Context: one part of a larger RNA
């Protein structure tokens, strides 16, 4: 150096399983619940099936009788209209009994005597006769007819119940069902419709996005200003603040005015109240944040108004759209001014919501043979914290550790890389402790650097898989040395120490607790060192802990269920192809 053989598992980010963690998805199932919308059930009401009588009591209708008093007035006048006559031997005034009804005066109807007259227009009255006729109204009665409700029975539907009667299927026996006959209920219940209610029993669904993972938090639309790098724009969970409006004058003209502030002067009165002089270019005010404007004012004031108008609108900013924003002129018809002229709201710049859908007002545009209307267009307005604010629907919440599927190193937990804020470690400087002396020794403010072991940041490989914590067991490196060795210094007398410099050759204990690393004790040692190895080491072992289904306590939660809270329990697979070592052999 080539080629076996027989071990060992250190690597092939080893095989096996398109991660079960973790995030997305306008994925999916399964659970809840005071999420939404619905529903069986249950209930109340109706109404059909469903009939009959007696009672009691509403309501309509319709006949006949009464009824109907404010005051003034012979008095108990309902209203209107017609109307000069109208009742009486078929029994009138009268007067005697009986009933109703009353506002106690009277009205009304019967019955016995009786034996012809009574009432009306007159006066009063807003209105005249119940003298006599129709119609209407308010109350009560009697009658008839529809109708409701309660209450009681009753039987014929219904229901129900009868081996121990009978028939039919039926025959030796046994048998469902039906129908006769009996018993009970009884128009009730059941059932069918329709409607209210109540309803995780059942059901379909919804349950947002941004995010230096995800979830808590917070945030979403419009104004300002910095960031914004002197055109316009421009991001971040970047630094500040604001708005979801007011105002009838705080709008339109015209005219007229200067502020804050400092001096100095003046009773109460003072630093500051109102008042005068002088100053005073802008520091005041400008409804309201901020910026930009504004003193020949956009700031104060007074007059007289509504242009806070109708129909347009050449050109233009800004801009994916959609939307937003200026705006000369021109017709009409106004306000203020003498006029020139100004005025289509406010010093700008926020004070908002598209589409549908629906109300209101006007307006022949359309209007289904055709004339109306219904209904619609056109115009003008009006109802959204659709605030997740370009607004999924009119209408929605949670929980999975029973968990499923598509996916993602586009995004987290372990490693690892980067950085190294913290985390250790040097160094410098020397104020100060060190009786005196900065530097034996310790050293404040501070400064340079160093390592990458800690807790972080970050999200670069890996989610079609890189097994996580601890022990066991085999271990290899670095030295910022814990013993041994060597050497300065000393605040070193000796022993014993301190502090430093050199040195990694070797070593570096055994137990109790505890799942532990670590820590705490015991007893020992020359010591009982600190760290990297994928917090070496599970294709080596274990499975005490973390982190799967069972259960339990506490806590939270209306619940399903959750807890870096806690208890009990709980499948660790690989026959080695290459490399890599260890042993052996044979060219």
């Nucleotide at each position: 150096c080539c080629c076996g053989c027989g071990g060992u598992u250190a690597g092939a980010c080893g095989a096996a399983a398109a991660g079960a963690c973790c995030c997305c998805a306008u994925g999916a199932a399964g659970c809840u619940u005071u999420a939404c919308u619905g529903u069986a059930a249950c209930u109340u009401g109706u109404u059909a099936u469903u009939g009959c009588g007696u009672u009691u009591u509403g309501g309509g209708a319709u006949u006949g009788g009464a009824u109907a008093c404010g005051u003034a007035g012979g008095a108990u006048a309902g209203g209107u209209g017609g109307g000069a006559g109208g009742c009486g031997u078929u029994g009138a005034u009268g007067u005697c009994c009986c009933g109703g009804u009353u506002u106690u005066g009277g009205c009304c109807g019967g019955g016995g005597c009786g034996g012809a007259g009574c009432c009306a227009a007159c006066c009063u009255u807003g209105a005249a006769a119940u003298a006599c006729c129709a119609c209407c109204u308010u109350u009560c009665u009697a009658g008839u007819u529809c109708u409701g409700a309660g209450a009681c029975g009753c039987u014929a539907a219904c229901c129900u119940c009868g081996a121990a009667c009978c028939c039919u299927c039926a025959u030796u026996a046994a048998a469902c069902a039906g129908g006769g006959c009996g018993g009970g209920g009884g128009a009730c219940a059941g059932u069918g419709g329709c409607a209210g209610g109540c309803u995780g029993g059942c059901a379909g669904u919804u349950u947002a996005a941004c995010u230096g993972g995800g979830g808590c938090g917070g945030u979403u639309g419009c104004c300002u200003c910095c960031a914004a790098a002197a055109g316009a724009g421009u991001a971040a969970c970047g630094g500040a603040g604001g708005c979801g409006u007011c105002c009838a004058a705080a709008g339109g003209u015209u005219c007229c005015c200067u502020c804050a502030g400092g001096g100095c002067g003046a009773a109460u009165a003072g630093a500051a109240a109102u008042c005068g002089c002088c100053u005073g270019u802008c520091g005041a005010g400008u409804g309201c944040a901020a910026g930009a404007g504004c003193a020949g004012a956009a700031g104060g004031g007074a007059g007289c108004u509504u242009a806070a108008c109708u129909g347009c609108a050449a050109g233009g900013c800004c801009u994916a759209c959609a939307a937003g924003c200026c705006g000369a002129g021109c017709a009409g018809a106004u306000g203020g001014g003498a006029a020139a002229c100004c005025a289509g709201g406010g010093u700008c710049u926020a004070g908002u919501g598209a589409u549908c859908c629906g109300g209101u007002g006007g307006u022949u545009g359309a209007a289904u043979g055709u004339g109306g209307a219904a209904u619609u267009g056109c115009c003008a307005u009006c109802g959204c914290u659709c605030a997740a604010c370009g607004g999924a629907c009119a209408a929605a919440a949670g929980c999975u550790a029973c968990u499923c599927u598509g996916g993602g190193g586009a995004u987290a937990a372990c490693a690892g890389g980067c950085u190294u804020a913290u985390a250790g470690g040097a160094u410098c400087c020397a104020a100060g402790a060190g009786c005196c002396c900065a530097u034996a020794u310790c050293g404040a403010c501070g400064a340079u650097c160093c390592u990458g072991u800690u807790u972080g940041g970050c999200a670069c490989c890996u989610c079609g898989a890189u097994g996580u914590c601890g022990g066991c067991u085999c271990a290899u490196c670095g030295c910022a040395u814990c013993c041994u060795c060597c050497c300065g210094c000393u605040g070193a007398a000796g022993c014993a120490g301190g502090u430093g410099g050199g040195a990694a050759g070797g070593g570096u204990u055994u137990g109790g607790c505890u799942g532990u690393u670590c820590g705490c004790c015991a007893a020992u040692u020359a010591a009982a060192g600190c760290g990297g190895u994928a917090c070496g080491u599970g294709a080596g072992c274990u499975g005490g802990g973390u982190u799967c289904a069972g259960u339990a306590c506490g806590u939270c939660g209306u619940g399903a269920g959750a807890c870096a809270g806690u208890a009990c329990g709980g499948u660790c697979u690989c026959u080695a192809u290459c490399u890599a070592c260890c042993g052996u052999g044979g060219g």
Large-subunit ribosomal RNA, domain V from an Elusimicrobiota bacterium, 587 nucleotides, folded computationally. It was read from a public genome assembly. NCBI's taxonomy places the organism under Bacteria, Pseudomonadati, Elusimicrobiota.